A computed fold for a 76-nucleotide RNA from a Candidatus Babelota bacterium, annotated as transfer RNA. NCBI's taxonomy places the organism under Bacteria, Bacteria candidate phyla, Candidatus Babelota. Rfam family: tRNA. Gene Ontology term of the family: triplet codon-amino acid adaptor activity.

RNA sequence: AGGCGCGUAGCUCAGUUGGCAGAGCAUCACUUUGACGUAGUGAGGGUCAGCGGUUCGAAUCCGCUCGCGCCUACCA
Numbered sequence: 001a002g003g004c005g006c007g008u009a010g011c012u013c014a015g016u017u018g019g020c021a022g023a024g025c026a027u028c029a030c031u032u033u034g035a036c037g038u039a040g041u042g043a044g045g046g047u048c049a050g051c052g053g054u055u056c057g058a059a060u061c062c063g064c065u066c067g068c069g070c071c072u073a074c075c076a
Stems, first nucleotide, its partner, number of pairs: 001072007010025004019056001027043005049065005
């Protein structure tokens, strides 16, 4: 330098054909317990890496940029 993959909640990750942003764990509250834990119910938590474009509508499609990983080439 070129190519590929990934970036979504605090963490690990889903998200189908473009149409309500989700699960598990964690946190908090309540119930349960003598208490803790377990279990149950509920709640809070999001710039979908960033910018722009296409579209009535973008996490999803397109372009550029950034970060991480892998591969190839070059130099040594």